A computed fold for a 73-nucleotide RNA from a Planctomycetota bacterium, annotated as transfer RNA. RNAcentral records the identical sequence in 2 taxa. Its Rfam family is "tRNA". The prediction has a mean pLDDT of 83. The RNAcentral record of the sequence draws on ENA. Lineage of the source: Bacteria > Pseudomonadati > Planctomycetota.
RNA sequence: GGCCCCAUCGUCCAGUGGCCUAGGAUAUCAGGUUCUCAUCCUGAAGACCGGGGUUCGAGUCCCCGUGGGGUCA
Numbered sequence: 001g002g003c004c005c006c007a008u009c010g011u012c013c014a015g016u017g018g019c020c021u022a023g024g025a026u027a028u029c030a031g032g033u034u035c036u037c038a039u040c041c042u043g044a045a046g047a048c049c050g051g052g053g054u055u056c057g058a059g060u061c062c063c064c065g066u067g068g069g070g071u072c073a
Stems, first nucleotide, its partner, number of pairs: 001072007010026004018056001028044005049065005
């Protein structure tokens, strides 16, 4: 340098154009339980890499960029 794949809560994942006002696990915080801690129960906060485009409607499709991975040389 060519080609391919990936990018979503702190972390790991789901989401196959309209139930998304984006869900789950874990972590964090609060409350309950406990003599205390842990476990367990309830709740809360927390994310779509950036910019354009297509569409009535985009996390989802297209283009460019950025970052990461693979492969060929």